RNA sequence: CGGUUGAAAGGGUAAACCCUGAGAAAUCAGGGGGCACAAAGCCACGGGUCUUAUCUUCGAAUUUAGUUUUAAGAAAGACAGCCGGGUUGCCGAA
Numbered sequence: 001c002g003g004u005u006g007a008a009a010g011g012g013u014a015a016a017c018c019c020u021g022a023g024a025a026a027u028c029a030g031g032g033g034g035c036a037c038a039a040a041g042c043c044a045c046g047g048g049u050c051u052u053a054u055c056u057u058c059g060a061a062u063u064u065a066g067u068u069u070u071a072a073g074a075a076a077g078a079c080a081g082c083c084g085g086g087u088u089g090c091c092g093a094a
Stems, first nucleotide, its partner, number of pairs: 012037002017032006035081001041087003045084003048079005054074004059069004
């Protein structure tokens, strides 16, 4: 000097749950709350999980015009506190 690691200090975020609002829903936003987190800052690029207002298909029921419903698929959406990846960032003991 560089790499790994991350004590201490100053702080930061904010799980479940409750209230209000948005949404068909997953979920999101605000307030309270505090499980936890050294990127639990940001980004849907890859994997994964979740939702079904919409469309298609097979079946079932029915009052057989139609309607309801199980399942599968499509499509759309959500989750960054599921993992990986990208990117930005405070401090610097052993």
Molecule: c-di-GMP-I riboswitch aptamer
Organism: Ignavibacteriota bacterium